[in-house]
RNA sequence: GCUCCCGUAGUUCAACGGAUAGAAUAGUAGAUUGCGGAUCUACCGAUCCAAGUUCGAUUCUUGGCGGGAGCA
Numbered sequence: 001g002c003u004c005c006c007g008u009a010g011u012u013c014a015a016c017g018g019a020u021a022g023a024a025u026a027g028u029a030g031a032u033u034g035c036g037g038a039u040c041u042a043c044c045g046a047u048c049c050a051a052g053u054u055c056g057a058u059u060c061u062u063g064g065c066g067g068g069a070g071c072a
Base pairs, nucleotide, nucleotide: 001071002070003069004068005067006066007065010025011024012023013022018055027043028042029041030040031039048064049063050062051061052060
């Protein structure tokens, strides 16, 4: 330099173009306990950026940014 893939809660992953973007785990509070741990309940927390298509975009298109793989 060329081609391809990926980017969503702190982390690991979901989500036919249409439900309030969902779950596990982590965190916080409460219940429980002699104190913890475990368990149960509640809460908190995310779509890499900018345009385009569409009634509607996490999803499709383009460009940018970041990461990875292959070839040279």
A computed fold for a 72-nucleotide RNA from Candidatus Kaiserbacteria bacterium RIFCSPLOWO2_01_FULL_54_20, annotated as transfer RNA. The organism belongs to Candidatus Kaiseribacteriota, within Bacteria. The coordinates come from a structure-prediction model, not an experiment, and the mean pLDDT is 81.